[in-house]
Bacterial RNase P class A from a soil metagenome, 356 nucleotides, folded computationally.
The coordinates come from a structure-prediction model, not an experiment, and the mean pLDDT is 77.
RNAcentral holds the sequence, with entries from MGnify.
RNA sequence: CAGGCCAGAUGACCGCUGCCCCUCGGGGGAGAGGAAAGUCCGGGCUCCACAGGGCAUGGUGCUGGAUAACGUCCAGCGGGGGUGACCCCAGGGAUAGUGCCACAGAGAGAAGUCCGCCCGUCAUGACGGGUAAGGGUGAAAGGGUGAGGUAAGAGCUCACCGGGUCCGACGGUGACGCCGGAUGCCAGGUAAACCCCACCAGGAGCAAGACCGAAUAGGGAAGCGUCAAGGGCGGCCCGUCCGUGCUUCCGGGUUGGUUGCUCGAGGUCGCCGGUAACGGCGAUCCUAGAUGAAUGACUGCCGCCUGCUCUCGGGUAACCGGCAGCAGGAACAGAACCCGGCUUACGGUCUGCUUC
Numbered sequence: 001c002a003g004g005c006c007a008g009a010u011g012a013c014c015g016c017u018g019c020c021c022c023u024c025g026g027g028g029g030a031g032a033g034g035a036a037a038g039u040c041c042g043g044g045c046u047c048c049a050c051a052g053g054g055c056a057u058g059g060u061g062c063u064g065g066a067u068a069a070c071g072u073c074c075a076g077c078g079g080g081g082g083u084g085a086c087c088c089c090a091g092g093g094a095u096a097g098u099g100c101c102a103c104a105g106a107g108a109g110a111a112g113u114c115c116g117c118c119c120g121u122c123a124u125g126a127c128g129g130g131u132a133a134g135g136g137u138g139a140a141a142g143g144g145u146g147a148g149g150u151a152a153g154a155g156c157u158c159a160c161c162g163g164g165u166c167c168g169a170c171g172g173u174g175a176c177g178c179c180g181g182a183u184g185c186c187a188g189g190u191a192a193a194c195c196c197c198a199c200c201a202g203g204a205g206c207a208a209g210a211c212c213g214a215a216u217a218g219g220g221a222a223g224c225g226u227c228a229a230g231g232g233c234g235g236c237c238c239g240u241c242c243g244u245g246c247u248u249c250c251g252g253g254u255u256g257g258u259u260g261c262u263c264g265a266g267g268u269c270g271c272c273g274g275u276a277a278c279g280g281c282g283a284u285c286c287u288a289g290a291u292g293a294a295u296g297a298c299u300g301c302c303g304c305c306u307g308c309u310c311u312c313g314g315g316u317a318a319c320c321g322g323c324a325g326c327a328g329g330a331a332c333a334g335a336a337c338c339c340g341g342c343u344u345a346c347g348g349u350c351u352g353c354u355u356c
Base pairs, nucleotide, nucleotide: 001352002351003350004349005348006347008302010300011299014296016031017030019028020027021026033332037343038342040341041340042339043338044337045205046204047203048202052238053237054236055235057201058200059199060198061197062076063075064074065073066072077091078089079088080087081086092196093195097194098193099190100189101188114135115134116131117130118129119128120127121126122125143161144160145159146158147157148156162186163185164183165182166181167180168179170177171176209259210258211257212256219250220249221248222247223246224245230242231241232240233239266285267284268283269282270281271280272279273278304329305328306327307326308325309324311322312321313320314319
């Protein structure tokens, strides 16, 4: 640095809850987590509801795979960090457009001349013109080195290098790599800013929903309406469905019971395929289902860790290891429809690799 495992075990005496059996005295067997946390993603399931298209909105953003699916995981590519083992990336587009880059600086984008250099005029400083190679400011200032050229300079020209674009060979499923050639194209950054592009996405949620029982005030007011008004489909439009009843406000009753509720995209072991994530086959197992909320308390022995004492062995010593005794310690933390992840909290131990 990366990965795996555990979250003590056992005995006795009491205690709790569901399920099953019973002679109603009782008996059997089961009974919180790796995160049960966060509610950040994805689903299963239920209802709207028979449920389409578009706008808007939101999410993802290299390639290839895995998966029920994902914003997850695996393997790669590119970029970055580290001596290294390894780790990280909100990884498409900046010439489609808009915005921003404080201060400093002359100037921060189709942007420049403060100092400096050169030329001309007048005379020792000013005016006019040229320049962007040198200096300064800054996070960043019109690619770099050298030569030629020039009044002085500049890719102005040339050679080499770097970047961009285009063409081609080779390797790869691909992202891309590597090699060769052409071309003076060389005027920034930022999209985790708006935006453009590609892909994806109905909504609400177990307090969903279904059934039984019971009670009240067969209450009151307003609007639209029988000629399709009104209502449903997250917002809007189209479309579609129901349809003579709907919508809104004020007030009252029901705080009960059953179900959903645990057999699953399930666990464990073995073999096969695959670099891996994972998949296939076979065998075997059933491992909470509460509802103010069960799974607990005391105690003995053993185990693990720490310290001290004693003794034995190794060693020059420091120190290391073994036996015995005594004392102490043991983290984070409690299911509530279920599952796959991610993130956060945390004690002990094992394996491999890197460095000193």